[in-house]
RNA sequence: AGAGUUUGAUUCUGGCUCAGAUUGAACGCUGGCGGCAUGCUUUACACAUGCAAGUCGAACGGUAACGAGGGAGCUUGCUCUGUCGACGAGUGGCGAACGGGUGAGUAAUGCAUCGGAACGUGCCUAGUAGUGGGGGAUAGCCCGGCGAAAGCCGGGUUAAUACCGCAUACGCCCUGAGGGGAAAGCGGGGGAUCUUCGGACCUCGCGUUAUUAGAGCGGCCGAUGUUCGAUUAGCUAGUUGGUGGGGUAAAGGCCUACCAAGGCUGCGAUCGAUAGCUGGUCUGAGAGGAUGAUCAGCCACACUGGGACUGAGACACGGCCCAGACUCCUACGGGAGGCAGCAGUGGGGAAUUUUGGACAAUGGGGGGAAACCUGAUCCAGCCAUGCCGCGUGAGUGAAGAAGGCCUUCGGGUCGUAAAGCUCUUUUGUCUGGGGGGAAAUCGUUGAUAUGGAUAAUAUUGAUGGAUGACAGUAUUGGAAGAAUAAGCACCGGCUAACUACGUGCCAGCAGCCGCGGUAAUACGUAGGGUGCGAGCGUUAAUCGGAAUUACUGGGCGUAAAGGGUGCGCAGGUGGUUUAUCAAGCCAGAUGUGAAAUCCCCGGGCUUAACCUGGGAAUGGCAUUUGGGACUGAUAGGCUAGAGUACGGCAGAGGGGGGUAGAAUUCCACGUGUAGCAGUGAAAUGCGUAGAGAUGUGGAGGAAUACCGAUGGCGAAGGCAGCCCCCUGGGUUGAUACUGACACUCAAGCACGAAAGCGUGGGUAGCGAACAGGAUUAGAUACCCUGGUAGUCCACGCCCUAAACGAUGUCUACUAGUUGUUGGGAGAUUAAAUCUUUUAGUAACGCAGCUAACGCGAGAAGUAGACCGCCUGGGGAGUACGGUCGCAAGAUUAAAACUCAAAGGAAUUGACGGGGGCCCGCACAAGCGGUGGAUGAUGUGGAUUAAUUCGAUGCAACGCGAAGAACCUUACCUGCCUUUGACAUGCCAGGAAUCCCUAAGAGAUUAGGGAGUGCCUUCGGGAACCUGGACACAGGUGCUGCAUGGCUGUCGUCAGCUCGUGUCGUGAGAUGUUGGGUUAAGUCCCGCAACGAGCGCAACCCUUGCCAUUAGUUGCCAUCAUUCAGUUGGGCACUUUAAUGGGACUGCCGGUGACAAACCGGAGGAAGGUGGGGAUGACGUCAAGUCCUCAUGGCCCUUAUAGGCAGGGCUUCACACGUCAUACAAUGGUCGGUACAGAGGGUUGCCAACCCGCGAGGGGGAGCUAAUCUCAAAAAGCCGAUCGUAGUCCGGAUUGCAGGCUGCAACUCGCCUGCAUGAAGUCGGAAUCGCUAGUAAUCGCGGAUCAGAAUGUCGCGGUGAAUACGUUCCCGGGCCUUGUACACACCGCCCGUCACACCAUGGGAGUGGGGGAUACCAGAAGUGGGUAGGCUAACCUUCGGGAUGCCGCUUACCACGGUAUGCUUCAUGACUGGGGUGAAGUCGUAACAAGGUAGCCGUAGGGGAACCUGCGGCUGGAUCACCUCCUUU
Repeated sequence: AGAGUUUGAUUCUGGCUCAGAUUGAACGCUGGCGGCAUGCUUUACACAUGCAAGUCGAACGGUAACGAGGGAGCUUGCUCUGUCGACGAGUGGCGAACGGGUGAGUAAUGCAUCGGAACGUGCCUAGUAGUGGGGGAUAGCCCGGCGAAAGCCGGGUUAAUACCGCAUACGCCCUGAGGGGAAAGCGGGGGAUCUUCGGACCUCGCGUUAUUAGAGCGGCCGAUGUUCGAUUAGCUAGUUGGUGGGGUAAAGGCCUACCAAGGCUGCGAUCGAUAGCUGGUCUGAGAGGAUGAUCAGCCACACUGGGACUGAGACACGGCCCAGACUCCUACGGGAGGCAGCAGUGGGGAAUUUUGGACAAUGGGGGGAAACCUGAUCCAGCCAUGCCGCGUGAGUGAAGAAGGCCUUCGGGUCGUAAAGCUCUUUUGUCUGGGGGGAAAUCGUUGAUAUGGAUAAUAUUGAUGGAUGACAGUAUUGGAAGAAUAAGCACCGGCUAACUACGUGCCAGCAGCCGCGGUAAUACGUAGGGUGCGAGCGUUAAUCGGAAUUACUGGGCGUAAAGGGUGCGCAGGUGGUUUAUCAAGCCAGAUGUGAAAUCCCCGGGCUUAACCUGGGAAUGGCAUUUGGGACUGAUAGGCUAGAGUACGGCAGAGGGGGGUAGAAUUCCACGUGUAGCAGUGAAAUGCGUAGAGAUGUGGAGGAAUACCGAUGGCGAAGGCAGCCCCCUGGGUUGAUACUGACACUCAAGCACGAAAGCGUGGGUAGCGAACAGGAUUAGAUACCCUGGUAGUCCACGCCCUAAACGAUGUCUACUAGUUGUUGGGAGAUUAAAUCUUUUAGUAACGCAGCUAACGCGAGAAGUAGACCGCCUGGGGAGUACGGUCGCAAGAUUAAAACUCAAAGGAAUUGACGGGGGCCCGCACAAGCGGUGGAUGAUGUGGAUUAAUUCGAUGCAACGCGAAGAACCUUACCUGCCUUUGACAUGCCAGGAAUCCCUAAGAGAUUAGGGAGUGCCUUCGGGAACCUGGACACAGGUGCUGCAUGGCUGUCGUCAGCUCGUGUCGUGAGAUGUUGGGUUAAGUCCCGCAACGAGCGCAACCCUUGCCAUUAGUUGCCAUCAUUCAGUUGGGCACUUUAAUGGGACUGCCGGUGACAAACCGGAGGAAGGUGGGGAUGACGUCAAGUCCUCAUGGCCCUUAUAGGCAGGGCUUCACACGUCAUACAAUGGUCGGUACAGAGGGUUGCCAACCCGCGAGGGGGAGCUAAUCUCAAAAAGCCGAUCGUAGUCCGGAUUGCAGGCUGCAACUCGCCUGCAUGAAGUCGGAAUCGCUAGUAAUCGCGGAUCAGAAUGUCGCGGUGAAUACGUUCCCGGGCCUUGUACACACCGCCCGUCACACCAUGGGAGUGGGGGAUACCAGAAGUGGGUAGGCUAACCUUCGGGAUGCCGCUUACCACGGUAUGCUUCAUGACUGGGGUGAAGUCGUAACAAGGUAGCCGUAGGGGAACCUGCGGCUGGAUCACCUCCUUU
C1' cells in the first nucleotide's frame, strides 16, 4: 500500500466481498512446562449453608463460663467469697454513612471541565477559656405472669463519661438596649501538708464543655460540553416574577398566602426511544469511528413502592415502620426473611472458577496498649481465556535402505529424513541445600521536646529477641536417561502451497467470484506441499481498508442528485476611507487539566510479558497582561455596487372593450342526376323522400393563413388578425441626486401547461368514453363511419409534467471568428456599406475542464457568497401517520425482505419489417425440368429374432456403399473354440507342403499316405508348421462434446492481419476510410501514415494458332504397286509428343483529373483474367467422421473376442428426396447408309468362320497394344409405313420357354424369345438447373466387379433461346445509423393468471405494557390542631403549671379502585399489494422506424401487458428543404 466482482472487451460511477489489528469471548480438533494478568457480557431471576462489623472493663452496675492465686465454712472434696487475669448478657461510648457489590433507573436533581457564594463538619491540627455544685431515673439482677415461638407485661433493687436542672461564661448566639445558653469523668505517679485512711491536694496523660482558625470531607449554584427521532411543533399553572411568611446547615417556588402574566421553544422546547458518566480501551497516518470488562474518580441502587428516626454524616446493602409479591416456621392465635458482600446452589444461556488458607504484609474499626475483628486485602485452587518466555534434542550419516505416493516405467519424491555412530540434559522424575517478602510494635540503653527533675508521654539513634498464610516457594548442588512432550488449518483466483484415486449437477464445497452433468489442482480420501505452532481453525463483534457521509477529504448536463418559477422576514455573506473599542484573532504569564494508562530515559525480576523511579504529554478550560493588521462593533465621510429623476427606443409582456376577412358546418332557395364519402382493399354511413357538385342568401361558434424567422417579449408556465383604453418590465444616452440602501434565502406568500372538479352559460370544428364497420388466430387496438363529456366564456378549486438547457441565483476574471435582434457613437454614400460600443439570441472554436460524450465569456473554465438536493438495485415515491383538497389526488415519507449487481459514456461485432453503393442464373428475359404416372434408388416411419451402423435445413436422403445371393457383414438364431483367426518373447517337437478315407449342416474331429527342402566355418542358422505355460492378443464396444488427420460449408466471396509511427486514459482507431476504377483490398489520386504478410492476379495442366526437332505401329501430295497405304518410297500434309513463339490495353481515336481505367477501332488463330481445370486466406458452424487410419480415457476378457451354417441388411397401410422411362408425328416402327472422341485388355480383350430368332455357344488367329481387340457409335441422312387413337404411343406387371456367371440364383442376380399389355393424353400450391460449344438432345467408354447400373466418373456428336434492367425475393461485400442484443433477433424482454414459500400493510376485534387527566380511597410517617387519657427530674401560693407521651383529628401521600381518551407491543377470520422460485398458461407492451416512434403528466377504458384523448419532451429512425459555420 491494495485486491476480486457488472462487460465480448474498455473506462467511469457504484455497491458487495477479502487481505490487517482487536476481544471479559464461545465452539471444533489438539495439548509439555513456567511467569504475569483476566474470568455471569444472559434473568437488577430465586436462593439452602457458612462467613463478610465490631470493639472498649483505662465510662458503668457487675460475675454466666474459663484460668491463676488467697481466704472462710466444714460434710475433706464440696460450698461460699470479684482478689487478679479476663469476661457471657446488659447500660454507655465510638464505629456501623467506610470498606465490598451491581448498573435496574437516570438524556439531566447525572457526568466532564472551569468558576462561584449563602453553608455544615465527628475523629485530626493549632489557639483561647473552662471542667463548680446538685438531682431523679433505668437496663442488668431478683420475684411474678402471658405466649408454641418471636417476644412481651407487672412489681422490687442499682451504677455511670446514660439523663436533667442550678451556678459561671472572655469569646459565642439573638438585633441596638437588653436577654439567652456548657460540661464528666477515668487512669498513672507523687515530695511536703491534711485525712473519716476511702482519699483530699499537686502533677502528667486521656476524656469532656464552649469558642476561634485550619486541614480534609460534604451540601448548594452557574457557564460550556454530553445519543437518536420533526412520521414529536408548540409546552407550561407553582407554571415565570414580586411581596409577606414558613422551612433548611445553607441560596432558592423549596413550601404557603396575595399580586402581576409571565417563562421555554426552529441555536429544536415538549414528547418518544435508547443509555450510568468520565480517566481511559480498541482501531486509525491523522481527523475520526466504536466502546465504557478488569484498575481509578463520580453518580445511582440494595426483593418492589412509600416513609421517616438516630446521627457530625443516611432517608441507611448485612437498621426501623408501613404496603405489595414471594419463600420459610407455626400449637393457626401469630411470627421470620431479603447474597446487585465472599464462596456456593438452582434456573437462564454458546458461555464464565473453590461452599480454600491467613490476618504474615498493606489498609480499616474501636482500644492507652497488648491484643481483637476484618471473604477489604494478601495468597493458594480451577480454566491454553489472553500476553510473554522455554522445550519437544544436537552433530554426523547415501546402500539415496525398506515402505508409501506418482511415473513418460527411464525414474522422481517423502529424504539426511529414518536406521546406525558420537554427544548434550533445558523441562519433567528422584534426592539434598535454601535467599527475600520482617520491620515496626516490644525489651534494654542514649539524645531531643523540657526546666522534666527520678516518673510518664512524644520524636529519634544504638542494640537484643519474637512474628511467614503462601511454602515440600523462588533459586541452587547431585543422579539416571533422548529418555517425558506436535498439532491445526489450508493448497482454483484474491492468497504462500499440486498430483493420484473415488464420485458424476449426485454426494458435497463456498468469504466474494464460483466449483460438481465420466479425465474435478475447487467435493471425499491419500501422497506431497504451504502457513502458524501449544496451539490452530470457525463463528460472533468493533475499527480499518471505505475519499462508501468526504472538517481534514466527495458530488448534482447524461451515472443517485438543481426545488416548476419568482418575491421575501429570520439566518448567512457583504464596496471604499478615517477614528475609537477590543468581542473574535495573535503573543506572553499564571492556575488547573487526580492517579493509573500511552510515549521517552533509567531501574528490578536470567530475558520478556510484568512491576517500578523520573520526565514529557494531557490538543482543553479559566484568569490576567500586551498587540491593533484582519473580521466585528460604534461614530463620521466617499461613489465604482444598488437606486431615483429626465430624453429616446423595440416588443405575440399582461388585463379589458370593440371590430375584420378567409375557411368548416348547418339552414333556405335555384340549377342538376346517380352516385357520394372512405380505404392497402373494403364495409358501416349519406343519397331517387334528389345526396355529392354548383350558385345566391342567411345563422353560429372557434381559430387568426401569408408576414413568420435556431426573430421578439416575459420570472417561469407561456404569449400571434386589426383598433382603442389601463398597466408591468427591459434597454439606451447624457447630466443631476441618494449614499452600501446590496446578494442569497429555511419557514412564509404569490404565480404555475394540459388533463380534471364545482356553478352558470356556450357548442361550428375536433373528439376520451360509447356504437357500428373492417383487419386479425383473437383485436377490448392501430384504419374507417358516427359520437358524449371535454375543448370555448365567467367565477371558484386543483398544483402536477421529459414544468428540460434534464445545467439554482448573484458577482468578478479568462484567445478569437461568424450570423442575427434592439439602442448609441463615428467614417462615408445616391442607396448601400464599414469601424466601434452596449444589451440579448445562435453557430464554430483556443486554453482549461470532463469518465467520455461534450462545455468552452450565455462555461460544464478560474474563484467567491447563499440556498436546494444525492449516498447500490429492487421493495417504493409505496405503507402507516400528519398537512392540504369537494373529489381525483398532491405533499412529507419509511421498514421488513431480496439481489451482486443496477447504471453512465464510449469500442468492436451482430442484428434492424434503418439508409446509401455494389455483386452473384439472385430476380427479370428465356430454354428444359421437378411436383401428377409407372419403375429404380436412398431416407423417414412402421414391422421384425435381426431388418447392423453412421449421415439429418442450405451443407443428410443414386450419401459412406467404385457395385449386400455365400463372402462382404459389423446384425439375428443355432452349433463350436479359449494364449486364441493375427504380433513379439520362451521351451519342446517337426521341413514346409500335398493327397486320400470316415462322421457331421459346417466349423471341426478321427485315421492313413506321400514328402525330407535352403545356407553353413558342420557348432548351427533363416523361414514355416504343431504342442505347452505366461506376459499378452483381440473388440466395426462407448465417448467426434477428450483428440490427430481428413472433409463439408459460408466461398473462388474479397477479404483477414502484422511491424513501426500517430491519435485515444482505455477497449480500440488510423493504415483497410474518402474520390474514381476493377472480376478482385485490381489499380490510380488524395490522406498521419509508411511498409509488409496470408488471400486476388500470375507462375502449373489442358484447349485454340504457328514454328523447330523426330517419323513407328501414324500419314500419303508427287512416283510405282495392290481388292485394300497392301507393298516400295517419302515425312511435304494430317497426326503424335517434346521444345519454343504468340496477347502486353502493345497501337489509334474518344471519355476521364495530365491518373488508374473504360468505350470504340485496327491488326491478329485468339482481345481485354481467350475457354476450361487444379489451386480454397484469417476464421465460423463443440459442422461430419473413434465404422478408413491413428489415438487419450472408460468398458469386455470361456466373451462385447474367434470360427461355422442358415437367416437378415432385399419386409411394406404410408410420407419425402434424387433419378430413369413416357404420355408421342421435331414422333414410333422397318430397310439402307455416314461421321467420333476418350478409354480398357494376359486368372484379359477376343477377330475371322460355324450353330442358335436371340441371349449365347463353339472356335481359336492376333494382341502385354498409335500394330490385335472390345467396337456396332447413336442421334443424323435416304426411303417406306403409321394419321391423333390410350394408338404400330407407352412399356409396368404377369405367364411360359431359355441363356450366362457362380459351390450355390428359393428367400434375393442379370439377360433373351414368345405372350400379356397397367398407369400415363404434359402434371395444383410450390420449386430446380442453365448465359455458349453452354442448355437441351444423342450415343460411347472406364472404375468397382465371378455375376449384377436408370447410379457415378469421363468422352465426343448435333446444337439453341434470352439478358430491357437492378424496383422486388435470396445470398454476399463496403460505408453509415439505431440498439436495453454479445449463446449476438432462433437475441432480449413485459404484465395478468395458476402453484409453493417468505416478510409486510389493512382488519370486526382480542390480550399485555407505558404514561396522562378527573374522581374515590388513604397504611406507615412527618407537620398542624386537640376539648380524651397518662406524665420522675424543673417551677409552685402545693391547688396546679410547664413539659413530654399516648389517643383522636387534619394536611400531604404509597399501594389500590372507577372512568375517559392517548401511546406502544403481540395476536386475528378475511383481505391488499410485494419478493423469490423448475423449461406452467395467455398474449407480445418495450429494445431496430421493435413493425402504430417512445416517454412524461392527467382523464377514461380494457383478461393482461396496455389502448385512446389533451398538452408537453427528444432521451426518435428515415427522407427532403432552409439557415449558419469551418477548410481550400
Predicted 3D model of a 1528-nucleotide RNA (small-subunit ribosomal RNA) from Candidatus Procabacter sp. UWC6. NCBI's taxonomy places the organism under Bacteria, Pseudomonadati, Pseudomonadota, Betaproteobacteria, Candidatus Procaibacter. Model confidence (mean pLDDT): 83 of 100. It matches the Rfam family "Bacterial small subunit ribosomal RNA".